[in-house]
This is a predicted structure of a 1481-nucleotide RNA (small-subunit ribosomal RNA) from an uncultured bacterium. The RNAcentral record of the sequence draws on ENA and SILVA.

RNA sequence: GAGAGUUUGAUCCUGGCUCAGGACGAACGCUGGCGGCGUGCCUAACACAUGCAAGUCGAACGGAGACAUUUAGCAAUAGAUGUCUUAGUGGCGGACGGGUGAGUAACGCGUGAGCAAUCUGCCCUUCGGUGGGGGACAACAGCUGGAAACGGCUGCUAAUACCGCAUAACGUAUACGUGAGGCAUCUCGUGUAUACCAAAGAUUUAUUGCCGAAGGAUGAGCUCGCGUCUGAUUAGCUAGUUGGUGAGGUAAUGGCUCACCAAGGCUGCGAUCAGUAGCCGGACUGAGAGGUUGAACGGCCACAUUGGGACUGAGAUACGGCCCAGACUCCUACGGGAGGCAGCAGUGGGGAAUAUUGGGCAAUGGGGGAAACCCUGACCCAGCAACGCCGCGUGAAGGAAGAAGGCUUUCGGGUUGUAAACUUCUUUGACCAGGGACGAAAUUUGACGGUACCCGACGAACAAGCCACGGCUAACUUCGUGCCAGCAGCCGCGGUAAUACGAAGGGGGCUAGCGUUGUUCGGAAUUACUGGGCGUAAAGCGCACGUAGGCGGUCCCGCCAGUCAGAAGUGAAAGCCCUGGGCUCAACCCGGGAACUGCUUUUGAUACUGCGGGGCUUGAAUCCUGGAGAGGGUAGUGGAAUUCCCAGUGUAGAGGUGAAAUUCGUAGAUAUUGGGAAGAACACCAGUGGCGAAGGCGACUACCUGGCCAGGGAUUGACGCUGAGGUGCGAAAGCGUGGGGAGCAAACAGGAUUAGAUACCCUGGUAGUCCACGCCGUAAACGAUGAGUGCUAGAUGUUGGCCGGCUUGCCGGUCAGUGUCGCAGCUAACGCGUUAAGCACUCCGCCUGGGGAGUACGGCCGCAAGGUUAAAACUCAAAGGAAUUGACGGGGGCCUGCACAAGCGGUGGAGCAUGUGGUUUAAUUCGAAGCAACGCGCAGAACCUUACCAGCGUUUGACAUCCCGAUCGCGGUUGGUGGAGACACCUUCCUUCAGUUCGGCUGGAUCGGUGACAGGUGCUGCAUGGCUGUCGUCAGCUCGUGUCGUGAGAUGUUGGGUUAAGUCCCGCAACGAGCGCAACCCUCGCCUUCAGUUACCAUCAUUUAGUUGGGUACUCUGGAGGAACUGCCGGUGAUAAGCCGGAGGAAGGUGGGGAUGACGUCAAGUCCUCAUGGCCCUUACGCGCUGGGCUACACACGUGCUACAAUGGCAAGUACAGAGGGCUGCAAGCCGGCGACGGCGAGCUAAUCUCCAAAACUUGUCUCAGUUCGGAUUGUUCUCUGCAACUCGAGAGCAUGAAGGCGGAAUCGCUAGUAAUCGCGGAUCAGCAUGCCGCGGUGAAUACGUUCCCAGGCCUUGUACACACCGCCCGUCACACCAUGGGAGUUGGAUUGACCCGAAGGCAGUGGGCUAACCCGCAAGGGAGGCAGCUGACCACGGUCGGUUCAGCGACUGGGGUGAAGUCGUAACAAGGUAGCCGUA
Repeated sequence: GAGAGUUUGAUCCUGGCUCAGGACGAACGCUGGCGGCGUGCCUAACACAUGCAAGUCGAACGGAGACAUUUAGCAAUAGAUGUCUUAGUGGCGGACGGGUGAGUAACGCGUGAGCAAUCUGCCCUUCGGUGGGGGACAACAGCUGGAAACGGCUGCUAAUACCGCAUAACGUAUACGUGAGGCAUCUCGUGUAUACCAAAGAUUUAUUGCCGAAGGAUGAGCUCGCGUCUGAUUAGCUAGUUGGUGAGGUAAUGGCUCACCAAGGCUGCGAUCAGUAGCCGGACUGAGAGGUUGAACGGCCACAUUGGGACUGAGAUACGGCCCAGACUCCUACGGGAGGCAGCAGUGGGGAAUAUUGGGCAAUGGGGGAAACCCUGACCCAGCAACGCCGCGUGAAGGAAGAAGGCUUUCGGGUUGUAAACUUCUUUGACCAGGGACGAAAUUUGACGGUACCCGACGAACAAGCCACGGCUAACUUCGUGCCAGCAGCCGCGGUAAUACGAAGGGGGCUAGCGUUGUUCGGAAUUACUGGGCGUAAAGCGCACGUAGGCGGUCCCGCCAGUCAGAAGUGAAAGCCCUGGGCUCAACCCGGGAACUGCUUUUGAUACUGCGGGGCUUGAAUCCUGGAGAGGGUAGUGGAAUUCCCAGUGUAGAGGUGAAAUUCGUAGAUAUUGGGAAGAACACCAGUGGCGAAGGCGACUACCUGGCCAGGGAUUGACGCUGAGGUGCGAAAGCGUGGGGAGCAAACAGGAUUAGAUACCCUGGUAGUCCACGCCGUAAACGAUGAGUGCUAGAUGUUGGCCGGCUUGCCGGUCAGUGUCGCAGCUAACGCGUUAAGCACUCCGCCUGGGGAGUACGGCCGCAAGGUUAAAACUCAAAGGAAUUGACGGGGGCCUGCACAAGCGGUGGAGCAUGUGGUUUAAUUCGAAGCAACGCGCAGAACCUUACCAGCGUUUGACAUCCCGAUCGCGGUUGGUGGAGACACCUUCCUUCAGUUCGGCUGGAUCGGUGACAGGUGCUGCAUGGCUGUCGUCAGCUCGUGUCGUGAGAUGUUGGGUUAAGUCCCGCAACGAGCGCAACCCUCGCCUUCAGUUACCAUCAUUUAGUUGGGUACUCUGGAGGAACUGCCGGUGAUAAGCCGGAGGAAGGUGGGGAUGACGUCAAGUCCUCAUGGCCCUUACGCGCUGGGCUACACACGUGCUACAAUGGCAAGUACAGAGGGCUGCAAGCCGGCGACGGCGAGCUAAUCUCCAAAACUUGUCUCAGUUCGGAUUGUUCUCUGCAACUCGAGAGCAUGAAGGCGGAAUCGCUAGUAAUCGCGGAUCAGCAUGCCGCGGUGAAUACGUUCCCAGGCCUUGUACACACCGCCCGUCACACCAUGGGAGUUGGAUUGACCCGAAGGCAGUGGGCUAACCCGCAAGGGAGGCAGCUGACCACGGUCGGUUCAGCGACUGGGGUGAAGUCGUAACAAGGUAGCCGUA
């Protein structure tokens, strides 16, 4: 030393991505008051107009000019002196200061050493010297060339300019001695001898120059140790190369250069090559270790338009010097010239982007000068810029149960908010006025600057924004928008209620700034030295041998390299840190200290490592004696099987499959017998047995041969371990050559399967499989586990050997292997566990998100196939491991259900009814949609209903509350007119409110009016409540505590039995509990009791009749009870729970039926029952009315009814229910009608009256037909209900008499009083059921069983599913976009080889031309020396040809990635429907 978000349904782990922090020479957006201190072209080392940036010295020199004084002169003028100015000669300085970072991977830089191999102007110290001569050249003058720049010729002249001579040593060189020291060549000191080398004056009296030598200081040069980026897809590089000898050259060492000689030198500790880069003090970050960086300040280096070159000089190979070459720009009279801002300003250009053509030498510093002084874009200041850091302000106090306005609201309020207003007060900054510095050390001198600062006045006056508010992350509401517009750092928001978009209000953060972008460090232990990993997440080379390297047993001695301690030198300053001080504080600045973790030297220590030496035996190896073995190689041998050939027997099939076919067979197959041939493989033994390093090895025998184990304890004496490169071995497939070829079998052919079937299945069949030789070098080459050594509980099996004991086939021990389980420990978990994945050590290999990709390019290897080494662009926010809970499986086990099966009857075909779809329509209102919509909402659409359509009306409304006014009502009722009606108008009659404090006070009612509002079957069931369906009356769903697990979770609830049941019993780290199950409730079945009318009638009477009396036994009714509990017996089971059988019983194992529906699932259904948020309409999407529609009709589907007939139809006769309903009603009975029905009408408010049976049964007839079946349809006449039956009711009579002869694929119900069949009732309802809800009558068949279909429950297994298999997901193709490989070539850059050319320049040679100083000579002249010129080698640029390399473009082409919906298939995930996967063809 702080973490967080993001993979999942959830969890743990791995792992990437992202965020919060700091920093910046920044830029951009919005905003902007003041001051201080800093900073400001990161890009084009691109091009530059203009000005300035290096001059100075007259005390070195000769002139020139001006002025002054003075002398001569009448004057012009001339001379002298002085002052000033100065072009030139000369001196010093232009090598500093200033700029930039192109180049440079280097002794360039840093650090520490060295020079015994060096130089050093000016400066300091010391010792000496400064003598005497000479000849020129500028300036100047004359002439002259040129447009200019700039010259040329002749002549004159000075010097501190130049040249000889003299003098010299403590100088230099050589020789000979001598002393001391060192580091090898040597160095230092000293002596002698010989040779050689200096100088300059100025001024006028004091200095200052000049020369030689020695020393110092400063600066510079050279050398060395160590350190200093990336790439091995750069592995070999090198001819002046490496060394030597000699010479040259330099201040100096040196191949620095040359001649000759030798053949070396560098490199895996990374040479060479390529890319990138100035290095450092430091800066930023970080807990640190580190990482990144090298602006500003400071040190070093390099460069100055590009390249080359030297000159001068103490110093340069010279930013504002020279020469040459190139590019560019400018001038030109076209002949020729000029230039170099990477100095300060400034301009253009580039760019996201970086300032004034300012003031001053006052200070600091520099150059020159004796000085005054001059110069100084170094510097000091000012200007511009919020670019950064620091400080200050934009006011302070009071002020409401809280103004207005805004926003919001549940309409009460809340909030903005003491905020404002208002009152009192203050004046920092800005503004106005007055004073006014330090910086200046002593006389002068202040750009900044009338600045800082001080004082006064004025007045709250002139001064606040930016970002964010879903989580991370501080901060929430409303409106708008509606997967649009947009947001977004990551996760992700937006599809009508968005805290995520836009706006507003509010709150949050920071504040003259705030955000964004970019970069960098951090977080990231995500390259892990500190501080990671590799069984399954990424990661152990397929295996071994072995080189370099790394590491290494035990004892002793020595050394002291590493190591440790002390000391010394160095580690510049600045910076960081501590401390003190100065600007009012701070930033900033100044002083002191600490630190600078480093390097070097030195002294000491010697445990450990190392090195040297000497021993040891335990590591390792050798030896002897035994042992086991599919270890390897070669040769030979064997039997079984298969196929083929020959022969015999024998006859029609064989073969093959899910079923078939292709195929073989009457030319004799298959089968069977005998004989023969060939090749390959070796049954049983055989075993988580053996051997081998791995791959791998399996009949037997012989030979050759490797390794291992045990016992013995003789020999050597650490000889060891690992192992980058390297070398060898290395399954299968494959390749080459030659053999071989029985079986099997890629390719291929045919047959099937299939939608297709280039597959799976079948019949054939070639490479290949086999052998020899040679390649290949890969595999899921796996224990997914590198090798070696030591240590750390055991139990049990097995292989090989040895030892001991005895009871002789057992026990005990030990070594080496090979398995299983398991303690500690480890692990994310799974698991590992002396055969470690434990605890340690040594060495090697490998990993760093997924995809792209083990791919491209390049290299190496290969005959090829290909192998090996191995990226990037781009793209995603995941990809993954283990485990958990579910769900699922064409996984498994157990179990249940009218689930199948066994049966009975249907549907699907017909006609009709009804619902739906579709279509139609002005409208055919709306909803319901697999099961679980479709005779459903609708328990009943002619009007109404009604929500739809057309038309006509109406607007406070048909309905509610409040307010105002009027009336006292209201209401009922008659008639009339208009109208389709709503409605409007007129009219008759009846009735005339309540309380009271007597007030028109209150209530109530009606009418009229106004606005708040009403109203909406308008939308959203995906905003909701409630209710409902469904899985499912299935047996499940959970909780508390405890325990286990890091956790999700598990346990309980699993297991053994059992049950209809998580029902019960037993067991168990569980023990209990809840919601469900069951029971409690209703009903039916038996009995008892009570009660006995309207019910009943056995006995007694009576009647047509339970009609009446009587009775309450029975039936029945309706109250209360009883009864059934596996209680009893036997068997079984575990002595349990229970099950089986039996007895008794009306009923027997929940007796039948009903009600009752757990946690939850389906965003299931319903806003049109109701309620309700939000949205929408408001003279209409509200309300009223008339008419129409919901009843349509080519068609399709669901649910039903009636049938197709003889178990029937028809006719006649005739018997028996239950449960319900009934006063706007049910209606007996009688009459009329063929009938529906009508008329009259008893009784009944119902155990009293009434609605009220049919099938069955008896008799007759029909006789198998579209019929005496069937009844649709149609015609016609009626009945009933109703205001009204046209659209559009039901019924009756007569007539008509359709389809239909038992229904394809498919499909439904039902297990007993059930199915089937028969009728009856009720709700709704004026009327209208084939529907719905109930009721009884008659009354079966079958269930072996759980293989299969469907649904469900429990356990288990696999999973890449979790929207959960209607899941997930792969590849081609098509389209769009993106980056990338190849590519005929083409363009450009870099580099390199050979050759050609060869400017300037120095060097060498020559130097016949020229030549003042010195020498000889009287002179002429000669000599020495020099110059021009010429020649030569070297060499920049340039040219030709070739190589290497990088980049751009490129027709076409290859794959890759991404994309909401495309096409084809279904490869993978479940046994994924052929288990999957790896290598190869």